[in-house]
RNA sequence: GGGCCUGUAGCUCAGCCCGGUAGAGCAUCUGGCUGGCAGCCAGAGGGUCAGGGGUUCAAGUCCCCUCAGGUCCA
Numbered sequence: 001g002g003g004c005c006u007g008u009a010g011c012u013c014a015g016c017c018c019g020g021u022a023g024a025g026c027a028u029c030u031g032g033c034u035g036g037c038a039g040c041c042a043g044a045g046g047g048u049c050a051g052g053g054g055u056u057c058a059a060g061u062c063c064c065c066u067c068a069g070g071u072c073c074a
Stems, first nucleotide, its partner, number of pairs: 001073007010026004020057001028044006050066005
């Protein structure tokens, strides 16, 4: 220098192929059960979908560029 893969909640990830309400588990907070802890149950908060641009009525999803990580080739 070139090819491919990955980047979404505090953490681990799904959703992308085929555009249409941003989700799950864990964690955190609140309440309940318990004498208390642990545990269980119910609820809540938490997002620049890596960054920028384009296409579109509408983009996490499609296209282009850039950044970071991984891998292969040179």
RNAcentral holds the sequence, with entries from MGnify. The RNA shown here (transfer RNA) has 74 nucleotides and comes from a soil metagenome. Its Rfam family is "tRNA". By type it is a transfer RNA.